[in-house]
Context: one part of a larger RNA
């Protein structure tokens, strides 16, 4: 030096666990905001860094209710002080306060700052813009109008996850190239609304039989069609379902929040500890779940069934075959250019632009895929309309052949943090002592260390805060063999 074994160190895999996530279902709620939001800045505690809560009345103030013993939030203890059966803390409901910034709105501004006018003794209040309404004034220009001024408004403005409607509207891509076409009326941008929105009561379909507003789902059907007839795109009729409301009547049941009550077990054994094993009981409208020193229906919190208080104003039944009106003209139609329909064209119907045109009036008019006749069907150019449908930022409940700390959210841990970037933006890692801190009094070595050795606690300290288990790489020591 090598190899083997043993013992330790390092390291944090694995196993077990779960405070956190993920997905789905059923309900609720579907908005907040000039009565100043969302989001922040700065403050508020006896001592106070952060989180939480709150706002100069500042971890809180007032009232009501429920309840009945301790309380003064968390990391997180500690000391001091205080509150409370005159009912506190906690919980529910209502109210008050609510600095400064922020739509931010008296003016300004490099957000959380600066400056001003008026009213008022002070405290304090008012003073942006737009819109709507009213009043007063008032040009060119006579009447007027534009414009200006004043007053009033619980009007608007901004924020918010998806879902809606409307306007504008790509490209990569596919066509194995590419231009029509496709991707796709998608993404994106914009406007605007609601708890849903939109649509909606036939100038509709159909086919000689008939149906009877709209919306959504299943089929029809990848059919009929469209298509450099390429790639691809892609209906309808019809059928089956969901739904089908309003007046009025009835009820406080159901809903949401809170809250009290709430049955029934002992012995022995093992063990640090009994909920385990053995023996014998009991309750059950309660054998959901969680906790308790190991696995508990009967120990605790609860759970089932019943109850109480509060909140909001709702819920159920339910007739009319939806309802209203002034009954619709530069309209319908034609021509032309686009668009949207399965329809990319020399074609119906729909929709729209503009230089162009332009009816009839129920003895009438539209449609039935060029067009004409017959026949059938409907009545445009006015308006409103619940349900069935879509979505889930948020709240509650429940479920899982979902994850279990390199997984599951980026985030189980003070995470959109630390950190990076001029910026838009990007973006981590970090869970587990023990049943209980009983968290090692005291002694020794050491530097009044770090660290260690005893002693003690504990079931265990090779559970000692670098703490459950503690793999491998790697390191050290010892022993053996070997060179």
């Nucleotide at each position: 030096g090598g190899c083997a074994c043993a013992u330790g160190a390092u390291g944090g895999a694995u196993g077990c666990c779960u405070u956190g996530g993920c997905a789905u279902u059923g309900a609720g709620a579907g908005g907040c905001g000039a009565u100043g939001a969302a989001g922040g800045a700065c403050g508020c505690g006896a001592g106070a860094a952060c989180c939480u809560g709150c706002g100069a009345u500042a971890a809180g103030c007032c009232g009501a209710g429920a309840g009945g013993a301790g309380c003064c939030g968390g990391u997180a203890a500690c000391u001091a002080g205080g509150c409370u059966g005159u009912g506190a803390u906690c919980c529910u409901c209502g109210g008050a306060u609510u600095u400064c910034c922020g739509a931010a709105u008296g003016g300004g501004g490099c957000a959380a700052c600066c400056c001003u006018a008026c009213c008022g003794a002070a405290a304090g209040g008012u003073a942006a813009c737009u819109c709507u309404g009213g009043c007063c004034u008032g040009a060119a220009u006579g009447u007027a109008u534009a414009g200006g001024g004043c007053c009033a408004g619980u009007a608007g403005a901004g924020c918010g996850a998806a879902c809606g409607c409307a306007g504008c509207g790509a490209a990569c891509u596919g066509a194995a190239a590419c231009a029509u076409c496709u991707c796709a009326g998608u993404a994106g941008c914009u406007g605007u609304a609601g708890g849903a929105a939109a649509g909606g009561a036939a100038a509709g379909c159909a086919a000689c039989a008939g149906c009877g507003a709209c919306u959504c789902c299943g089929c029809a059907a990848g059919u009929a069609g469209c298509g450099c007839c390429g790639a691809g795109c892609g209906a309808a009729c019809g059928c089956g379902g969901a739904u089908c409301u309003a007046a009025a009547c009835a009820g406080c049941g159901a809903c949401c929040c809170g809250u009290a009550u709430g049955a029934a077990c002992g012995g022995c054994c093992u063990g640090g500890a009994a909920a385990g094993g053995c023996c014998g009981a009991c309750c059950a409208a309660a054998g959901a779940a969680g906790g308790u020193g190991a696995u508990a229906g009967u120990c605790c919190u609860g759970u089932a069934c019943g109850g109480c208080g509060g909140g909001a104003a709702c819920u159920g039944u339910g007739a009319a075959u939806g309802g209203c009106u002034u009954c619709a003209a530069g309209u319908a139609g034609a021509g032309u250019c686009a668009g949207g329909c399965u329809c990319g064209a020399g074609a119906a119907a729909c929709c729209u632009g503009g230089c162009u045109u332009g009816a009839a009036c129920a003895u009438g008019g539209g449609g039935g895929g060029a067009c004409c006749a017959c026949c059938c069907u409907c009545c445009a150019a006015g308006c409103c309309u619940g349900a069935g449908u879509a979505c889930u930022a948020c709240u509650c409940a429940a479920u899982g052949a979902c994850c279990g700390a390199u997984a599951g959210u980026g985030a189980a841990c003070c995470a959109g943090u630390a950190a990076g970037g001029c910026g838009a933006c990007u973006g981590a890692a970090c869970g587990g002592u023990g049943a209980a801190a009983a968290g090692c009094a005291c002694c020794c070595c050491g530097a009044c260390a770090a660290g260690g050795g005893g002693a003690g606690u504990g079931a265990a300290a090779u559970a000692g805060c670098a703490c459950c288990u503690g793999a491998a790489a790697u390191c050290a020591u010892g022993u053996g063999c070997u060179u």
This is a predicted structure of a 483-nucleotide part of an RNA (large-subunit ribosomal RNA, domain I) from a Planctomycetota bacterium. The full RNA is in RNAcentral, with records from ENA. The source organism's lineage runs through Bacteria, Pseudomonadati and Planctomycetota. Model confidence (mean pLDDT): 81 of 100.